[in-house]
RNA sequence: UUCUCAUCAAGAGCGAGCGAGAGAACGGCUCUUCGACCUCGCGGCAACCCCCGAAGCCUCGGAACGGUGCCAAUUCCGUCAGCCUAGCCUGGCAGAUGAGAC
Numbered sequence: 001u002u003c004u005c006a007u008c009a010a011g012a013g014c015g016a017g018c019g020a021g022a023g024a025a026c027g028g029c030u031c032u033u034c035g036a037c038c039u040c041g042c043g044g045c046a047a048c049c050c051c052c053g054a055a056g057c058c059u060c061g062g063a064a065c066g067g068u069g070c071c072a073a074u075u076c077c078g079u080c081a082g083c084c085u086a087g088c089c090u091g092g093c094a095g096a097u098g099a100g101a102c
Base pairs, nucleotide, nucleotide: 002101003100004099005098006097007096008095013042014041015040016039017038021031022030023029025079026078027077028076043071044070045069048067049066051062052061053060054059075094080091081090082089
């Protein structure tokens, strides 16, 4: 990188550095020199793996050392389909994260 499965309406900052774009693509709409994005330090949120207990294979509870991950806006909204009668809802496609496999 590819495949499979699960989750994605909650939550979480302060410094330093850099200097113009960033939010996956496209269209919107937002954020951004009152310094975004990104990187580093410390901090935090959360609970996928690991760990403990129960259950016995639908899983549930606990802890948070370790492995990740995350810390603007529902994955910011939409893109495709259906119902609804255009307010919405549901499911896809795609994306992100984790675990496993090749």